This is a predicted structure of a 327-nucleotide part of an RNA (large-subunit ribosomal RNA, domain IV) from Candidatus Vidania fulgoroideorum. The coordinates come from a structure-prediction model, not an experiment, and the mean pLDDT is 84.
Context: one part of a larger RNA
RNA sequence: CUCAGGAGAAGGAACUCGGCAAAAUUAUAUCGUAACUUCGGGAUAAGAUAUACCAAUGUAAUUUUUAUUGCUUUGGUCUCAGUAAAACGGUAGCUGCGACUGUUUAUUAAAAACACAGCACUCUGCAAACACGUAAGUGGAAGUAUAGGGUGUGACGCCUGCCCAGUGCUAAAAGAUGAAAAAAAAGAUGUUAAAGCAUCUUUUAUAAGUCCUAGUAAACGGCGGCCGUAACUAUAACGGUCCUAAGGUAGCGAAAUUCCUUGUCGGGUAAGUUCCGACCCGCACGAAUGGCGUAACGAUGGCUACACUGUCUCCUCCUGAGACCCA
Numbered sequence: 001c002u003c004a005g006g007a008g009a010a011g012g013a014a015c016u017c018g019g020c021a022a023a024a025u026u027a028u029a030u031c032g033u034a035a036c037u038u039c040g041g042g043a044u045a046a047g048a049u050a051u052a053c054c055a056a057u058g059u060a061a062u063u064u065u066u067a068u069u070g071c072u073u074u075g076g077u078c079u080c081a082g083u084a085a086a087a088c089g090g091u092a093g094c095u096g097c098g099a100c101u102g103u104u105u106a107u108u109a110a111a112a113a114c115a116c117a118g119c120a121c122u123c124u125g126c127a128a129a130c131a132c133g134u135a136a137g138u139g140g141a142a143g144u145a146u147a148g149g150g151u152g153u154g155a156c157g158c159c160u161g162c163c164c165a166g167u168g169c170u171a172a173a174a175g176a177u178g179a180a181a182a183a184a185a186a187g188a189u190g191u192u193a194a195a196g197c198a199u200c201u202u203u204u205a206u207a208a209g210u211c212c213u214a215g216u217a218a219a220c221g222g223c224g225g226c227c228g229u230a231a232c233u234a235u236a237a238c239g240g241u242c243c244u245a246a247g248g249u250a251g252c253g254a255a256a257u258u259c260c261u262u263g264u265c266g267g268g269u270a271a272g273u274u275c276c277g278a279c280c281c282g283c284a285c286g287a288a289u290g291g292c293g294u295a296a297c298g299a300u301g302g303c304u305a306c307a308c309u310g311u312c313u314c315c316u317c318c319u320g321a322g323a324c325c326c327a
Base pairs, nucleotide, nucleotide: 001322002321003320004319005318006317007316008315010313011312014311019308027051028050029049030048031047036041038155052077053076054075055074056073058071059070060069061068062067078082090306091305092304093303094302095301096300097298098297102114103113118153119152120151121150122149123148124147130139131138132137156293157292158291159290161223162222163221166220167219168216169215170214171213175211176210177209183204184203185202186201187200188199189198190197191196224242225241226240227239228238251285252282263279264278265277266276267275
């Protein structure tokens, strides 16, 4: 010096990306326990006190009837220390995300990703839809629409706005288009005595599909410019105009989304690119590609406080092992 442990004056996060690591808390009983809440929780919330041993008193249960176990009260004994060792939650506050328990990258990612109960759309009438298979057949299902398949969303609460022009899907009477082939009719040519056969031309009647028409957005998706205007200024409830299928509603908003940006204001700090609360000028939120809230939960992300400490100021000593040096 390295590794594994132990102790530390004063300070106590000044360390650091970050309290990483360590320390602290820890048991049992009694008292006590907030906001919020889906009334179940939150909760071991938080916080406080007691704890050994000896003797006696009162009392209960059991019992082999002389003991055992427990509770109450009183007195006493010893230590620095009585859950004397060991085992044995640190706590609290604000906030993002995901409701939750669960699942996952065996071997760098456990998460906000996946799943989930719930919700919605859609297909399917049973020899079901759908899937596997060349087929037979099998699953679906020894089920039958309160069933089964597919897709999306993701507990719960309040909700889920406008657009069917495009692309899909569904429906459809008529009309337009639509046949390589196959069919019918007529004709021509070749061959031929004829029939027949072959080839060609014209016409006719036609399917789905496409066009056309309509519906449909919890289908894929989309959800505007410019100019002017109020008796300070500023702003524009208001007006004009162009375009569109329709021009973003509620709610939220510098956000896991904000470039400019460390936006501005407030809070917290002596000092805060983070955090919390607001504002709205949303480069480029927005409603099941779900929007906004939300108790509980989380080896989840961010911020803060108390306690605690060798993380640090600033290192020191001790124990053990190794390395190294000498013999």